[in-house]
RNA sequence: ACCAGAGUAACAAUUUCGCGUUAAGUGAUAUACCAUGGGAUGUCGGGUAUAGACGAACACUUUAGUGGCGAUGAAGUUGUGCGUCCGCUGUA
Numbered sequence: 001a002c003c004a005g006a007g008u009a010a011c012a013a014u015u016u017c018g019c020g021u022u023a024a025g026u027g028a029u030a031u032a033c034c035a036u037g038g039g040a041u042g043u044c045g046g047g048u049a050u051a052g053a054c055g056a057a058c059a060c061u062u063u064a065g066u067g068g069c070g071a072u073g074a075a076g077u078u079g080u081g082c083g084u085c086c087g088c089u090g091u092a
Base pairs, nucleotide, nucleotide: 003090004089005088010080011079012078013077014076015075016074017073018072019070020069021068029051030050031049032048033047034046038086039085040084041083042082058067059066060065
């Protein structure tokens, strides 16, 4: 040198605890901004804000609870997991 490997944002499943069901949240669109393997850079990936639009499952019961529903929130676990260049580890 060649080759191999580690490592991100995030995604999926599941468990637990919640939130909403008097409709927030989730999702989509537009604009702006932000962060994103160890470093630099980067989006058709991620996040935040704003805007308009779309949109839902409640039921039972002993009034204090239970069971559901929602592309629902967070944490844990498991699995998947950087484009370009340079590094790191192994080969050494």

Notes
The RNA shown here (THF (Tetrahydrofolate) riboswitch aptamer) has 92 nucleotides and comes from Candidatus Izemoplasma acidinucleici. The source organism's lineage runs through Bacteria, Mollicutes, Candidatus Izemoplasmatales, Candidatus Izemoplasmataceae and Candidatus Izemoplasma. Of the family's consensus pairs, 94% are formed in the model. The coordinates come from a structure-prediction model, not an experiment, and the mean pLDDT is 85. Rfam family: THF (Tetrahydrofolate) riboswitch aptamer. Rfam 15.1 lists 747 matches to the family in 747 species.